[in-house]
RNA sequence: CGGAGCGGGUGCAUGAUCGCUCCGGCUUUUUAAGUCGGGGAGGAAAGUCCGAACUCCGCAGGGCAGGAUGGUUCGUAACACGAACGCCGGGCGACCGGCGGAAAGUGCCACAGAAAACAAACCGCCCACGUUUGCUGGGUAAGGGUGAAACGGCGAGGUAAGAGCUCACCGCCUUCAUGGUGACAUGAAGGGCACGGCAAACCCCAUCCGGUGCAAGACCAAAUAGGGAAACGUUUGAGGGCGGCCCGCUCGAAGUUUCCGGGUAGGUUGCUAGAGGUGCCGGGCGACCGGCAUCCUGAGAUAAAUGAUCAUGGUCCCGCCUUGGCGGGAUACAGAAUUCGGCUUAUAGCCCGCUCCUUUCG
Numbered sequence: 001c002g003g004a005g006c007g008g009g010u011g012c013a014u015g016a017u018c019g020c021u022c023c024g025g026c027u028u029u030u031u032a033a034g035u036c037g038g039g040g041a042g043g044a045a046a047g048u049c050c051g052a053a054c055u056c057c058g059c060a061g062g063g064c065a066g067g068a069u070g071g072u073u074c075g076u077a078a079c080a081c082g083a084a085c086g087c088c089g090g091g092c093g094a095c096c097g098g099c100g101g102a103a104a105g106u107g108c109c110a111c112a113g114a115a116a117a118c119a120a121a122c123c124g125c126c127c128a129c130g131u132u133u134g135c136u137g138g139g140u141a142a143g144g145g146u147g148a149a150a151c152g153g154c155g156a157g158g159u160a161a162g163a164g165c166u167c168a169c170c171g172c173c174u175u176c177a178u179g180g181u182g183a184c185a186u187g188a189a190g191g192g193c194a195c196g197g198c199a200a201a202c203c204c205c206a207u208c209c210g211g212u213g214c215a216a217g218a219c220c221a222a223a224u225a226g227g228g229a230a231a232c233g234u235u236u237g238a239g240g241g242c243g244g245c246c247c248g249c250u251c252g253a254a255g256u257u258u259c260c261g262g263g264u265a266g267g268u269u270g271c272u273a274g275a276g277g278u279g280c281c282g283g284g285c286g287a288c289c290g291g292c293a294u295c296c297u298g299a300g301a302u303a304a305a306u307g308a309u310c311a312u313g314g315u316c317c318c319g320c321c322u323u324g325g326c327g328g329g330a331u332a333c334a335g336a337a338u339u340c341g342g343c344u345u346a347u348a349g350c351c352c353g354c355u356c357c358u359u360u361c362g
Base pairs, nucleotide, nucleotide: 002357003356004355005354006353007352008351009350010349012313013312014311015310016309017308018307020040021039022038023037024036025035026034027033028032042333046344047343049342050341051340052339053338054213056211057210066209067208068207069206070205071085072084073083074082075081086099087098088097089096090095100204101203105202106201107198108197109196122144123143124140125139126138127137128136152170153169155167156166157165171193172191173190174189175188176187177186178185179184217269218268219267220266227260228259229258230257231256232255239251240250241249242248276295277294278293279292280291281290282289283288314331315330316329317328318327319326320325321324
């Protein structure tokens, strides 16, 4: 202090000060700064485990290999997800857990045990020979013992003792009928036991699956180096230096200048409104679906902002005095990185609903 089963919700608030990031307005000395106003994490943003959208690459069609899934029907864009139902197992119960094939083939089954699977005799039981309480041969899977598991269970008949050897019931197998969309259920007839377990062992059956992930992809595009083209130039001197131009002087024995294209850094985009939320009505046992109305266009950063401190309050717990106050404590897990649907895991404290059992609990 009644004990349990199943499911759902919430996930601190306000203010001040100092900061961060994005958007808009205004001003200025305009790739920026200042100022004003506004937006700025989650129920799991997590794990990156499934399934999709989107993207680019590949692809006539088919097959092999490989992988995934696995009771049935339904839901869904899809799924390894969900709903309802079926069978088996557990629980007094609410409820919980499991799920193709082991009579296609191969393989494995520790220890113990006689034997772990085309069988087999350790003890025991029965029979025979011999013999005298022990040995040999045979029969026997009913009893004992071992083990996680021992070759249908149980009773009766039967027998030397036994045994599906025979019979009843149960189980199992085959066939049929009925009900159900189906998994399956119920019933009848026959068989006489043939068939241990493991498929997250290989394998078989059915269904599904091309690869790649926003660091996808698209666009713009420096410097340096290299590539292509053109012009000029190689002793008839391109070009550089002498502060701008001409002359002149000088360096210079070969390249110089311009354009084009690829591409790196960097930038822009993809980028956030979506299989979206809420309400009502309708369909469905349900998952879910349809219609109408309404709301969100106010995260979109890029080495990555969403913070820190203080005050007041809320919620819960404990203690003290007592109609209510005071004091103390707790306030979790965690944190966007293209976007959705799931699953799994983490989570302080509090709240709610339905159901079961009747005093079982800690």
The RNA shown here (Bacterial RNase P class A) has 362 nucleotides and comes from a Desulfocapsaceae bacterium. The source organism's lineage runs through Bacteria, Pseudomonadati, Desulfobulbia, Desulfobulbales and Desulfocapsaceae. Its Rfam family is "Bacterial RNase P class A". Rfam describes the family as follows. Ribonuclease P (RNase P) is a ubiquitous endoribonuclease, found in archaea, bacteria and eukarya as well as chloroplasts and mitochondria. The family's RNA type in Rfam is ribozyme. Rfam links the family to the GO terms dimeric ribonuclease P complex, tRNA processing and ribonuclease P activity. It is recorded under the gene name rnpB.